[in-house]
RNA sequence: GGCUUAGUAGUUCAGUUGGUCAGAAUACCGCCCUGUCAAGGCGGAGGUCGCGAGUUCAAAUCUCGCCUGAGUCG
Numbered sequence: 001g002g003c004u005u006a007g008u009a010g011u012u013c014a015g016u017u018g019g020u021c022a023g024a025a026u027a028c029c030g031c032c033c034u035g036u037c038a039a040g041g042c043g044g045a046g047g048u049c050g051c052g053a054g055u056u057c058a059a060a061u062c063u064c065g066c067c068u069g070a071g072u073c074g
Base pairs, nucleotide, nucleotide: 001073002072003071004070005069006068007067010026011025012024013023019057028044029043030042031041032040050066051065052064053063054062
């Protein structure tokens, strides 16, 4: 350098052929429970969906460029 693949909450990930709320678990905060802690129950906050542009009535999802990680070929 070519090709393939991945990038979504602090972390690990789902998100289906583009359609209207952007989610789960865990972590964090509060409350309940307990003599206390842990565990458990309930609730809450947390995201410019890697960056930019394009297509479309509508983009996490399609197209192009760029960045980063992994794999592979030379």
The prediction has a mean pLDDT of 80. This is a predicted structure of a 74-nucleotide RNA (transfer RNA) from a Lachnospiraceae bacterium. It matches the Rfam family "tRNA". By type it is a transfer RNA. The source organism's lineage runs through Bacteria, Bacillati, Bacillota, Lachnospirales and Lachnospiraceae.